This is a predicted structure of a 72-nucleotide RNA (transfer RNA) from a Defluviitaleaceae bacterium. It matches the Rfam family "tRNA". The family's RNA type in Rfam is transfer RNA. The sequence was found in a public genome assembly.
RNA sequence: GGCCCGAUGGUCAAACGGUUAAGACACGGCCCUUUCACGGCUGAGAUCGGGGUUCGAUUCCCCGUCGGGUCA
Numbered sequence: 001g002g003c004c005c006g007a008u009g010g011u012c013a014a015a016c017g018g019u020u021a022a023g024a025c026a027c028g029g030c031c032c033u034u035u036c037a038c039g040g041c042u043g044a045g046a047u048c049g050g051g052g053u054u055c056g057a058u059u060c061c062c063c064g065u066c067g068g069g070u071c072a
Base pairs, nucleotide, nucleotide: 001071002070003069004068005067006066007065010025011024012023018055027043028042029041030040031039048064049063050062051061052060
């Protein structure tokens, strides 16, 4: 340098055009417990950046950045 794959809360990870952007762990509050742990209820927190298509983009297209794989 060419090609392929990926980037979503602190971490992991769904959604394949119309969701309140699901869930698990972690975190905060309350309950339980003599206390801790476990358990229950509850809360906050996310779409890599810029354009394009579309009535509507996490999703489709282009460019870029970063990471991984592969060929040379």